This is a predicted structure of a 74-nucleotide RNA (transfer RNA) from a Eubacteriales bacterium.
Its Rfam family is "tRNA". The family's RNA type in Rfam is transfer RNA.

RNA sequence: GGCCCGGUAGUGCAGCGGUUUAGCACGCCAGCCUGUCACGCUGGAAGUCAGGGGUUCAAAUCCCCUCCGGGUCG
Numbered sequence: 001g002g003c004c005c006g007g008u009a010g011u012g013c014a015g016c017g018g019u020u021u022a023g024c025a026c027g028c029c030a031g032c033c034u035g036u037c038a039c040g041c042u043g044g045a046a047g048u049c050a051g052g053g054g055u056u057c058a059a060a061u062c063c064c065c066u067c068c069g070g071g072u073c074g
């Protein structure tokens, strides 16, 4: 350099054009429980969906460019 895969809460991931207002688990915070901690239960905070542009009535999702990571070929 060519090709392929990936980038979505702190971490690991789902999501494949509209139906929730982007969710799940762990983690974090608060309350309940307990003599205390842990476990368990309830609630909560936390996202420019890597960045920019385009298509569309509508884009995390489709197209183009760029950046980053991984694999593969030379």
Base pairs, nucleotide, nucleotide: 001073002072003071004070005069006068007067010026011025012024013023018057028044029043030042031041032040050066051065052064053063054062
The coordinates come from a structure-prediction model, not an experiment, and the mean pLDDT is 81. The source organism's lineage runs through Bacteria, Bacillati, Bacillota, Clostridia and Eubacteriales.